[in-house]
RNA sequence: GGGCCUUUAGCUCAGUUGGUCAGAGCCUCCGGCUCAUAACCGGGUGGUCGCAGGUUCAAGUCCUGCAAGGCCCA
Numbered sequence: 001g002g003g004c005c006u007u008u009a010g011c012u013c014a015g016u017u018g019g020u021c022a023g024a025g026c027c028u029c030c031g032g033c034u035c036a037u038a039a040c041c042g043g044g045u046g047g048u049c050g051c052a053g054g055u056u057c058a059a060g061u062c063c064u065g066c067a068a069g070g071c072c073c074a
Base pairs, nucleotide, nucleotide: 001073002072003071004070005069006068007067010026011025012024013023019057028044029043030042031041032040050066051065052064053063054062
């Protein structure tokens, strides 16, 4: 220098063909259960979907550039 992959909640991740899609588990908080703790059960909180732009009636999803991380080639 070139190519490919990943980036979504505090953590690990899903998200199909662009449309009622902002989701799951864990963590944390509250409650139930228990003599008590753990486990289990119910509920709550938590998001600029890496950043900027473009296409579209509509973008987490498509296009472009940039950034960070990883792999390969030179």

Model confidence (mean pLDDT): 80 of 100. Predicted 3D model of a 74-nucleotide RNA (transfer RNA) from a Peptococcaceae bacterium. It matches the Rfam family "tRNA". From the family's description: Transfer RNA (tRNA) molecules are approximately 80 nucleotides in length. Rfam classes the family as a transfer RNA. The organism belongs to Peptococcaceae, within Bacteria.